[in-house]
RNA sequence: CCGUGGGAGAGUCCGCACCGGCUGCGGCGCCGAAGGGGCAAUUCCUCCCCGGAACCUCUCAGGCAAAAGGACCACGG
Numbered sequence: 001c002c003g004u005g006g007g008a009g010a011g012u013c014c015g016c017a018c019c020g021g022c023u024g025c026g027g028c029g030c031c032g033a034a035g036g037g038g039c040a041a042u043u044c045c046u047c048c049c050c051g052g053a054a055c056c057u058c059u060c061a062g063g064c065a066a067a068a069g070g071a072c073c074a075c076g077g
Stems, first nucleotide, its partner, number of pairs: 001077006011028001013027005029064003035060001036058003042052002
């Protein structure tokens, strides 16, 4: 890196439009485990500086029915 399996959280809330749809737009409320940002135990070093560093934090992105996605874990290559 690839494959398979498992994998959480939070309104399918309100309004309008539309072929009365699992669609589009707007509004408010929320979630954090893709990604991204921040602090930092700490890591390297004689020391300093630089760099790295969380599922902590911010919610930009993403997400709040299903589907998809999904950090992480297991097995195989």
Predicted 3D model of a 77-nucleotide RNA (Glycine riboswitch aptamer) from a rhizosphere metagenome. Of the family's consensus pairs, 90% are formed in the model. RNAcentral holds the sequence, with entries from MGnify.